[in-house]
RNA sequence: GGAGCUGGCGAGGUGACCGCGUGUCCUCCUCGGAGGGCACGAGGAAAGUCCGAGCACCGUAGGGCAGGACGCUGGGGAAACCCCAGUGGGAGCGAUCCCAAGGAAAGUGCCACAGAGAACAGACCGCCCAAGCGAGCUACGGCUCGCCGGCAAGGGUGAAACGGUGGGGUAAGAGCCCACCGCUCUCCCGGUGACGGGAGAGGCAAGGUAAACCCCGUCCGGUGCAAGACCAAAUAGGGGAGGAGAGGCGGCCCGUCUCGUUCGACUCCCGGGUAGGUCGCUCGAGUCCGCGGGGAACCGCGGGCCCAGAUAAAUGGUCACCGCUUCCGUCUCCGUGAGGGGAUGGAAGAACGGAACUCGGCUUAUGACCAGCUCCGGCU
Numbered sequence: 001g002g003a004g005c006u007g008g009c010g011a012g013g014u015g016a017c018c019g020c021g022u023g024u025c026c027u028c029c030u031c032g033g034a035g036g037g038c039a040c041g042a043g044g045a046a047a048g049u050c051c052g053a054g055c056a057c058c059g060u061a062g063g064g065c066a067g068g069a070c071g072c073u074g075g076g077g078a079a080a081c082c083c084c085a086g087u088g089g090g091a092g093c094g095a096u097c098c099c100a101a102g103g104a105a106a107g108u109g110c111c112a113c114a115g116a117g118a119a120c121a122g123a124c125c126g127c128c129c130a131a132g133c134g135a136g137c138u139a140c141g142g143c144u145c146g147c148c149g150g151c152a153a154g155g156g157u158g159a160a161a162c163g164g165u166g167g168g169g170u171a172a173g174a175g176c177c178c179a180c181c182g183c184u185c186u187c188c189c190g191g192u193g194a195c196g197g198g199a200g201a202g203g204c205a206a207g208g209u210a211a212a213c214c215c216c217g218u219c220c221g222g223u224g225c226a227a228g229a230c231c232a233a234a235u236a237g238g239g240g241a242g243g244a245g246a247g248g249c250g251g252c253c254c255g256u257c258u259c260g261u262u263c264g265a266c267u268c269c270c271g272g273g274u275a276g277g278u279c280g281c282u283c284g285a286g287u288c289c290g291c292g293g294g295g296a297a298c299c300g301c302g303g304g305c306c307c308a309g310a311u312a313a314a315u316g317g318u319c320a321c322c323g324c325u326u327c328c329g330u331c332u333c334c335g336u337g338a339g340g341g342g343a344u345g346g347a348a349g350a351a352c353g354g355a356a357c358u359c360g361g362c363u364u365a366u367g368a369c370c371a372g373c374u375c376c377g378g379c380u
Stems, first nucleotide, its partner, number of pairs: 001376008012322007020041009043352001047363002050361005055224004067220005072086005087101001088099004102215002107213002109209003124155002126151003132147006163181006182204001183202008228279004238270005245263001247262004286305008324349011
């Protein structure tokens, strides 16, 4: 100098002017407002809404089926698809990173293509004629070829071919036998444990797949603040009381009435819902500091602080100065040198994004700085 890995930190500052939201106080006032002062006013992710909770309502609040989630060990945590520390496996030269990591010797299913054969498998090429049969040759010892057969070592297919490497053995071969490695079982030692180490026995049985069904273990009711609680117009419905109209109807017809029933403008009362308003709403598994415990996550104790609550949605804009980063210069100091430090001038730049009930996590987006570590190259 280049390429990386891990962790941490903050998310520019101050002032002036203009403006916005909430709270509080003051003044004016036509009692509806207007003006002013003060205080506070987005984030590390407020985002995605992926997990887990609080809280609210539904369910008389129990059990079960179905369904779903999770799944190495120990610890933390209210809980978690969370965190810490480990174990095992995998990737990388390495710093370091990743893992949905229970069970395939309960059962069922599947294993495409290729290939002879894909699960109690198989013989395409190949290897072999020791035994049996046949033919040919023969120097009568045998030799060659074929059939019947034997083999699974080598080639080939495949993600995977029924342990691997080497040796012995054999007609050729094969755990057929042996050594080592792997595997299974038993025992011993270490560890809280996952697991690790060792010894012995067994010739090898139990291919893979459970983000396939399934089995085992643990957990899980549903809907989300547009939850929900309260107040409550106008208009139009509903219920009740009164009631103009001398309304309609009342045994076959007419008439009368202080009878019954019904319609009913209008008046009053009651109740539900809507618009709208108030609450929920922000003090909470809060945050900062110190001490203590712990290897860490985290926990305990003491003290300080109050830190947005909007509802079409406030938290902003302009200017100046300072600070930061990058680039182009100038001066100067240190060093033999590669190079490093300081001062100063000019120009440019400053991301992602934004509360909407709250909290704990995860994931994603993003500009700058710092520290430690790894690998490679160069110079002194």
A computed fold for a 380-nucleotide RNA from a Candidatus Krumholzibacteriia bacterium, annotated as Bacterial RNase P class A. Lineage of the source: Bacteria > Candidatus Krumholzibacteriota > Candidatus Krumholzibacteriia. Its mean pLDDT, the model's own confidence on a scale to 100, is 77. It matches the Rfam family "Bacterial RNase P class A". Rfam classes the family as a ribozyme.